A computed fold for an 87-nucleotide RNA, annotated as c-di-GMP-I riboswitch aptamer. The coordinates come from a structure-prediction model, not an experiment, and the mean pLDDT is 80. The sequence was found by an Rfam model in a public genome assembly.

[in-house]
RNA sequence: GUUAAUAAUUGGCAAACUUGUUGAAAAGCAAGGACGCAAAGCUGAGGGCCUAACCCACAAAUGACGGUAUGGCAGCCGGUUGCAGUA
Numbered sequence: 001g002u003u004a005a006u007a008a009u010u011g012g013c014a015a016a017c018u019u020g021u022u023g024a025a026a027a028g029c030a031a032g033g034a035c036g037c038a039a040a041g042c043u044g045a046g047g048g049c050c051u052a053a054c055c056c057a058c059a060a061a062u063g064a065c066g067g068u069a070u071g072g073c074a075g076c077c078g079g080u081u082g083c084a085g086u087a
Base pairs, nucleotide, nucleotide: 003087004086012037013036017032018031019030020029021028022027035075041080042079043078046077047076048073049072050071055067056066058063
C1' cells in the first nucleotide's frame, strides 16, 4: 500500500412518524424521534429511480390523459476520499 474479516473503546450519522417551514410536485431545511449504517462522508457530467410546474402534443369546455428535467434522490448501483485497532 492492497485485501479480508470483525471484538473492544471513544465518538459520528439518523429511517418511519410528528410539528413548523420552502416548493407545482418529487423533495429539502429546522426541531423532536431511532429503523438502521464502518463510509448512512463527498459526488446528480455514468446507470437507475421519483416528480412534471413551464413547455410540447391533444383539445377548445380552459381542461383530463400522454410526452419531456431544466427539478430531485448519495439510506439503489457506480465513482471518489478516508479514522482507530486486528490478521